[in-house]
């Protein structure tokens, strides 16, 4: 520090996810030791048991024990005195307000920080002054007595540092300033000491007040009556509505009051570069609480965790009358929970309470125990050791790897076990820890390694199993038979006494952006203005010093973090010092800027004067054209409407035409990216009223400004209300069409509405998808309204204010923007934070309603999206080509037959091929064989290959017989006696048997493959290097203007070149030449004839087959751009690639083929292998393809007999001659072929038939034959005779062909024993037509749109049906919280009363009285409780609404291309549904044309 994930690829936006760190953690697997930390995050749930707060006898009385003495009477016992010790049960003092726990409550002066004044303070320190005289009681105790107990009642005695009174008063308090008031305690003693009282000071502590900071929600906007203030009074330690009476009406709040929810706050902790974010365990500070609620008492301090009273819930005891209790102290128990420890030791240390002290108490604390819960340290051995052992795994079978790893050998002893010594903590005593830490001897490698991962991110790979199953998964995603992704194994990687997973927090995330983001199109500018608060604000100068800045001072607890030292063997840990603690406060300076304030200025803003333009607004009046209606005239059969029609109107007179009248609405031309307005919007003309704005002038005011949350106003269309109006148009509706349907598009009608007035609504793609204002930053060119200057004029220059286009810098993801910014800056407002759910629900506000506005969540999802790129596609455009259409010729589709396919049938009808590009295809030839299929029989190392062992045999061919259907087996006869050789030898061969490796498979997968092939397409395309452009994918080149069959060539051009294709080179054909002359040829010469190149001879010709020539737009004219080329002509056998062939770019179709061959994997192995016989592939209601033959006279039949080319021939072609009507037979010459044979060419020509189902046509059938073959039944071909079907030119539709072509005629070959209408090749005869590119099909180039990229057989929308999930409404219902009013009122303090009771003081001789007090009673207040109402929140609810997600359901096809009616927005109506229609708006619409503007010329 980044990475993965949207796409075919790219850039951007944007979310999701990962790598890091942390934890009071938990879970899974595993687990050796030690140190230091740490351990109920949940039920502030309930608690058995023990302990956690006592102490003081130097305050007091009493009790107890012991000792001594005395008395009663001697032991004994009792009493008494003294002394010592003890006792805290009683009176009394101090402490139980600390320490310890918890975080329920609390959004608060609770906490943090910094201040303040009107206070208190036991113990402590210090100063000062005192410490005197009296008195009366009450406990304990004793007697009696109640009660189960807890606990009392009554009478009596008694002490004090308990209580009370008097005296005194330096301070002190009150005061009317005269005066008045108020204290004490002693103990002990030899002395000392210590206590007590008053007052002052201090320290520390506490109470109170204030500034600032301190979570979320506005779907909480108003709250408050003691409320805010004052006065009097009360109260408190103390200010204060703290309380009360009266008076006033205030106080808080958009800088968020009130309400609701959540929460102890902080130092800190964690993360982060920081700023921030999250958090508030342990440690420390503060607060709050102590079963729940209320209350006071005591006290210096409490409204009190281990005190009291009352109420409530719960638990326990009970004799039923009544009592007792509070672990959120330490242990511990139950419960809850994923989850958190011992009913331990000690006061030795540190502290605390009491005490003069000794000492006592202390679950504070110090220790120990348990837990890998965390951090830190150590170990599980070290060295050597290659036969690279064995075993495992993989393998290309060679080997590799585990791996120096192990074993073996030599060492060491941390840890462990055991023996010995033995601390610091306490410098005197006292040690729980503890015989611990530590030191040391002995023993012995001995006691000690796991967990996760290995597709990418992310370090680490193979085999087997599984087969969209089982499973994995943090994201992307793996798994459908070759899974590095599942499971296992081997190997590897990482960490290590741990390792993974889960959860949470921060980070990465600049993904809430202060540092540090955005808003034209990605989410995001309010529809527009006015304006309040607020924010911001021109220029000069003075004052001030709030902000700002610079010093100083105080504070910012300690711990922690950081730096630097020190101590534990190190580290963690502990510790000394320093720094930091961004803050707050006080104080002293400075005054540039901001603020405040004073005085000015004129550049902003405004006023005034003079001119101007304008569909700016409101009201009234008025005009013509047109539509429609009505009246009248003319006139006659149609009109209207459409793609075509129909509904409709019309003989009752329409349409058309003429005149007149009526009514409503809208204003042609001008008219213009022209004008005006804030926006919505505004268009005939005239008048009236009225707003804004521009230019010029420069008199005046003097910052008066900008923006704008709330607020107020305006605001298209549709819609609503009331009343008018209603010509045209037109939602709804009706009818007619279209259609599979048509709730639409089209047509005919037609109502609301559209219009007016007055109200309401308040929304639009209300758009420049661009908030307002100000300043700055190149130009060019149109246009609107003004001004100035020059010029005779046309016009030119210049300046303000608008409105367009292009464009520089700059900006932008790109597109694009570019002085009218989306540039550079400033100010203010609004808005955004993944997609969906959803602009929805609930709540609020507004509205008559429709609805508007504000505006979530659950749940779901890994993308959704923007711009641009390359393709593909379009019922988009332009250009071009092709037998693509057109023009022609001939066919197919109808018939019969042949053949292939589908289907059906069958035991089997083997398999494959499937639009073009399967279907006379694989098959260049199924009777057996082929053959893969079926039935039956048969065989098992096999029909075929290699290897081992044993035995045997060494050949091959032919004939005959037997068994069998045959394969096969057996017998016998004849001829011959295997091969290689390095040759007396060796090796091989063959057969049988055995066992195993293996053979074998036309079994599966062409979607695992190679090879081969088809197709687009013989279409003209497909690419690369370098350069350039672009962030990039990519572009350029390859586009453009011409031209071509062609990316063929030329020109231009940020391109320049190159490659694969095109063309050419190759073959063939057409002309000529050269060479050669047999088997070919025969002109000339000669011979011979029945005839013939038959013979001699020759190579001239023909021909054969080798080499050359020839054609190149080369020449001429025209055209074109002076090019490429095109047109015409000449010459030429041939003319513009002369004709034909071979040749098939990058790629597409998971195209075809595992049944040609090869091959991975899987499957079968007495069978899915091998062999044989028979059958089948030849079936037959039917459908399709491809052919043949025909339907006839351009013909049939008969006759005649002329002219080819190419190919083939030895298991062959087979002549002549002969036989047969013929197929054919006989015969065998010649020929391995320019020699012989096949071999007859046919159409042609002549004659006849004369339009008929025929002298056409030949199917079908009967019969007799021929040939091939082991064999023609299923199932061959041919011949003769007889038979003589359909068919008279073929519907929709569709195919081929542009010249030696179509058409037509025959010939040959391959396969092959035989079998062709098929296929391949050959020649003969030999046409017609092409105006042209509108249309159909296919293709190419450019361009355009796209939501497609598996690429239109694409994508995709909504209803309905089914399943599941969360959620809204819902008659209600059940709880919680809170609030208002009223009732009731415990304990308690307060107030009143107090006739009852009453020790201290006073008076009195006394009785008694007074002062004071107590009980009781009354009153107001008040917790719990009750009644009624409200608010809010949570759960649940029959039924119901939409939403989301799901496998290949149903209906349509709404959107994306002009998506087939352009789409979308708002609104209204309608409809199964997507949707349709009306009105207004937008371009985020394709195409064509025109206008305007710009650029270039």
């Nucleotide at each position: 520090a980044g990475a993965g994930u949207u796409u075919g690829a790219u850039c951007c936006u944007g979310g999701c996810u990962c790598a890091g760190a942390a934890c009071g953690a938990a879970c899974g697997c595993u687990g050796g030791c030690g140190g230091c930390a740490u351990g109920c995050u949940u039920a502030a749930c309930a608690c058995a048991u023990g302990c956690a707060a006592g102490u003081c006898g130097a305050a007091c009385g009493g009790g107890g024990u012991u000792a001594u003495g005395g008395u009663g009477u001697u032991u004994a016992c009792a009493c008494u005195a003294u002394a010592a010790c003890u006792u805290a049960g009683g009176u009394g003092g101090c402490a139980g307000a600390c320490g310890g726990g918890u975080g329920a409550g609390u959004a608060g002066c609770g906490c943090g920080u910094g201040g303040g004044a009107a206070c208190a303070u036991a113990c402590c320190u210090u100063u000062u002054g005192g410490u005197u005289c009296a008195g009366g009681a009450c406990a304990a105790c004793g007697g009696c007595u109640g009660g189960a107990a807890a606990c009392g009642g009554u009478c009596g005695c008694u002490a004090a540092u308990a209580c009370u009174g008097g005296a005194u008063a330096a301070g002190c308090c009150c005061u009317u300033a005269g005066g008045g008031g108020g204290a004490a305690a002693g103990a002990u003693u030899g002395a000392a000491u210590u206590g007590c009282c008053g007052a002052g000071a201090g320290a520390g502590u506490g109470g109170c007040c204030c500034g600032c900071g301190u979570u979320u929600g506005a779907u909480u906007a108003g709250g408050u009556a003691g409320u805010u203030g004052g006065u009097g009074g009360g109260g408190u330690a103390a200010a204060g509505g703290c309380c009360u009476a009266c008076c006033a009406a205030g106080c808080c709040u958009g800088u968020g009051a009130u309400c609701a929810a959540u929460a102890g706050c902080u130092g800190g902790u964690u993360u982060g570069a920081g700023a921030g974010g999250a958090u508030g365990a342990u440690c420390a500070g503060c607060c709050a609480c102590a079963c729940u609620g209320g209350g006071a008492c005591u006290g210096a301090g409490a409204c009190a965790c281990g005190g009291c009273c009352c109420a409530g819930a719960c638990u326990c005891c009970u004799a039923c009358g009544g009592g007792a209790g509070g672990c959120a102290g330490c242990a511990g128990u139950g419960g809850g929970g994923a989850a958190u420890a011992u009913u331990g030791g000690a006061c030795a240390a540190u502290g605390g309470g009491g005490g003069c002290a000794a000492c006592c108490c202390u679950g504070a604390u110090c220790c120990a125990g348990c837990g890998a819960u965390g951090c830190c340290g150590c170990g599980u051995g070290a060295g050597u050791g290659a036969a690279g052992a064995a075993g495992g795994c993989c393998u290309u079978c060679g080997g590799g790897u585990u791996g120096u790893a192990a074993a073996g050998c030599u060492c060491u002893u941390u840890u462990g076990u055991u023996g010995g010594g033995g601390a610091c903590g306490a410098u005197a005593a006292u040690g729980a820890c503890g015989g611990u830490a530590c030191c040391u001897g002995a023993c012995g490698a001995a006691u000690a390694a796991g967990c996760c991962c290995c597709g990418g991110c992310u370090a680490a790979c193979u085999u087997c199993g599984u087969g969209c199953c089982a499973g994995c998964a943090g994201c992307c995603g793996c798994g459908g038979u070759a899974a590095u992704a599942c499971g296992a194994a081997g190997g590897g990687g990482g960490c290590u006494a741990g390792c993974g997973u889960u959860g949470u927090u921060c980070g990465g995330a600049a993904u809430g952006a202060c540092u540090g983001g955005g808003c034209g199109u990605a989410a995001a500018g309010g529809g527009c203005g006015c304006g309040u608060a607020g924010g911001c604000g021109g220029u000069u100068u003075g004052a001030u010093a709030a902000g700002u800045u610079u010093g100083a001072u105080g504070u910012g607890a300690a711990a922690g973090u950081c730096c630097u030292g020190g101590g534990c063997u190190u580290a963690a840990c502990c510790u000394g010092g320093g720094g930091a603690u961004g803050g707050c406060a006080u104080u002293g300076g400075a005054u540039a800027c901001u603020g405040u304030u004073g005085a000015g200025c004129u550049a902003g803003a405004g006023u005034c004067c003079g001119a101007g333009a304008g569909a700016g607004g409101a009201a009234a009046a008025u005009g013509g054209a047109a539509u429609u209606g009505c009246g009248a005239g003319u006139g006659u059969a149609g009109a209207g409407g459409u793609g075509a029609a129909a509904u409709u109107c019309g003989u009752a007179g329409a349409u058309a035409u003429u005149c007149g009248c009526a009514g409503g609405a809208a204003c042609a031309c001008c008219g213009g990216u022209g004008g005006c307005g804030a926006a919505g919007g505004c268009g005939g003309u005239u008048u009236u009223c009225u707003g804004g704005u521009u230019c010029g002038g420069g008199a005046c005011u003097g910052a008066c400004g900008c923006u704008a949350a709330g607020g107020c106003g305006c605001g298209a269309a549709a819609g609503c209300g009331u009343g008018g109006g209603g010509a045209g148009c037109a939602a709804a509706c009706a009818g007619g069409a279209u259609u599979a349907g048509a709730u639409a598009c089209c047509c005919u009608g037609g109502u609301a509405g559209u219009c007016c007035a007055c109200g309401c609504u308040g929304u639009a793609a209300a758009c420049g998808a661009u908030g307002a204002a100000u300043g700055c930053u190149a130009g060019a060119u149109g246009u609107u309204g003004g001004g100035g200057g020059g010029g005779u004029g046309a016009c030119c220059c210049u300046u303000c204010a608008g409105u367009g286009u292009c464009g520089u810098a700059g900006u932008u993801a790109a597109c694009a923007c570019g002085a009218u910014a989306a540039g550079c800056a400033u100010u203010c407002c609004g808005c955004c934070u993944g997609g969906g759910g959803a602009g929805u629900a609930c709540g609020g506000u507004c509205g008559c309603a429709a609805g508007a506005u504000u505006a979530a969540a659950a749940c779901u999802u890994a993308a959704a999206g923007g711009a641009a790129u390359u393709g593909a596609c379009g019922g988009g455009g332009a250009c071009c080509c092709g037998c693509a259409c057109a023009a022609g010729c001939g066919g197919u589709g109808g018939a019969g037959u042949a053949u292939g396919u589908g289907g059906u049938u069958u035991a089997a009808u083997u398999c494959g091929a499937a639009g073009c590009a399967a279907c006379g295809c694989g098959c260049a030839g199924a009777a057996c064989c082929u053959u893969a299929c079926c039935a039956g029989c048969u065989u098992u190392u096999g029909a075929c290959a290699u290897g081992g062992g044993a035995c045997g045999u060494a050949u091959a061919a032919g004939g005959a017989c037997c068994a069998g259907a045959g394969a096969u087996g057996g017998u016998u006869c004849u001829u011959u006696u295997c091969a290689g050789u390095u040759u007396g030898g060796c090796u091989g061969g063959c057969g049988u048997c055995c066992a195993c490796a293996c053979a074998g498979g036309u079994g599966c997968u062409g979607c695992a493959u190679g090879g081969c092939u088809g197709u687009c397409g013989u279409c003209a395309g497909c690419u690369c290097g370098u350069g350039u452009c672009g962030u990039g994918a990519g572009a350029u080149g390859u586009u453009g203007g011409g031209u071509u069959a062609a990316g063929u060539c030329c020109c231009g051009c940020a391109a320049c070149g190159a490659g694969c294709g095109c063309a050419a080179c190759c073959c063939u054909u057409g002309c000529c030449g050269u060479u050669a002359g047999u088997u070919g040829c025969c002109a000339u010469c000669a011979g011979g004839u029945u005839g013939g190149g038959c013979u001699g001879g020759g190579c001239a010709c023909u021909u054969u087959a080798a080499c050359g020539g020839g054609a190149c737009u080369g020449c001429c004219g025209g055209u074109g751009a002076u090019a490429a080329g095109c047109c015409g002509g000449a010459g030429g056998a041939a003319g513009g690639u002369g004709g034909g062939g071979a040749u098939g770019a990058c790629g597409u179709c998971a195209a075809g083929u595992c049944c040609u061959c090869a091959u991975g994997g899987c499957c079968c192995u007495u069978a899915u292998g091998g062999g044989c016989u028979g059958g089948g592939c030849u079936a037959c209601a039917c459908a399709c393809g491809u052919a043949c033959u025909a339907c006839a006279a351009u013909g049939g039949c008969g006759g005649u007999g002329a002219c080819a080319g190419a190919a083939g021939g030895g298991g062959g072609c087979g002549a002549a001659g002969g036989a047969g009507c013929g197929a054919u037979c006989u015969g065998g010459a010649g020929c391995a072929a320019a020699u012989c044979c096949c071999c007859a060419a046919a159409a042609g020509c002549c004659g006849u038939c004369u339009c008929a189902g025929u002298u056409c046509g030949g199917a079908u059938u009967g019969u007799u034959c021929u040939c091939u073959g082991c064999a023609a039944c299923u199932c061959g071909a041919g011949a003769g005779c007889a038979u003589g079907a359909a068919g008279u030119u073929g519907g929709a539709a569709u195919c081929g062909c542009u010249a030696g072509u179509a058409a037509u005629c025959g010939u040959a070959g391959a396969u092959c024993a035989g079998c062709a209408u098929g296929c391949u090749a050959c020649g003969g005869u030999g046409a017609a037509u092409a105006c042209g590119u509108u249309c159909u099909c296919g293709g190419g180039u450019c361009u355009u749109g796209u939501a497609c990229a598996c690429a239109c057989u694409g994508c995709c929308c909504g209803u309905c049906a089914c399943a599941c999930c969360a959620u809204g409404g819902g008659a209600g219902u059940u709880g919680g919280u809170u609030u208002u009013a009223c009732c009731u009122u415990a304990a308690g303090g307060c107030g009143g009363u107090g006739a009852g009771c009453u020790a201290a003081c006073c008076a009195g001789c006394a009785a008694u009285g007074g002062a004071g007090g107590c009980a009781g009673c009354c009153g107001a207040c008040c917790a719990c409780g009750g009644u009624a109402g409200g608010a809010u929140u949570a759960g649940u609810g029959a039924c119901u609404g939409g939403g989301g997600u799901g496998a290949a359901g149903u209906c349509g096809u709404a959107a994306c291309a002009a998506g087939g009616u352009a789409g979308c927005c708002g609104u209204a109506g309608g409809g199964g549904a997507a949707c349709c229609u009306g009105c207004g708006g937008c371009u985020g619409g394709a195409u064509c044309a025109c206008c305007u503007c710009c650029u270039u010329u």

A computed fold for a 1497-nucleotide RNA from Candidatus Finniella dimorpha, annotated as small-subunit ribosomal RNA. The sequence is in RNAcentral, with records from SILVA. The prediction has a mean pLDDT of 83. Taxonomically the source falls in Candidatus Finniella (Bacteria, Pseudomonadati, Pseudomonadota, Candidatus Paracaedibacteraceae).